[in-house]
RNA sequence: GCCCUCUUAGCUCAGGGGAGAGAGCGCCCGGUUCCGGACCGGGAGGCCGCAGGUUCGAUUCCUGCAGGGGGUA
Numbered sequence: 001g002c003c004c005u006c007u008u009a010g011c012u013c014a015g016g017g018g019a020g021a022g023a024g025c026g027c028c029c030g031g032u033u034c035c036g037g038a039c040c041g042g043g044a045g046g047c048c049g050c051a052g053g054u055u056c057g058a059u060u061c062c063u064g065c066a067g068g069g070g071g072u073a
Base pairs, nucleotide, nucleotide: 001072002071003070004069005068006067007066010025011024012023013022018056027043028042029041030040031039049065050064051063052062053061
């Protein structure tokens, strides 16, 4: 250089054209407890890497770019 793949919450990851964007862990509040942990209930936190394109509609499809991982002479 070329090819493949990943990028969604603080972390690990689902979701793959129209749902009010989700889970687990973590964090905050409450319950329980003598106090914690565990457990139970509730809550906050995301313009879905960036820019274009297609579409009535894009986190999702296409292109380019950036970053991570892998392959190849």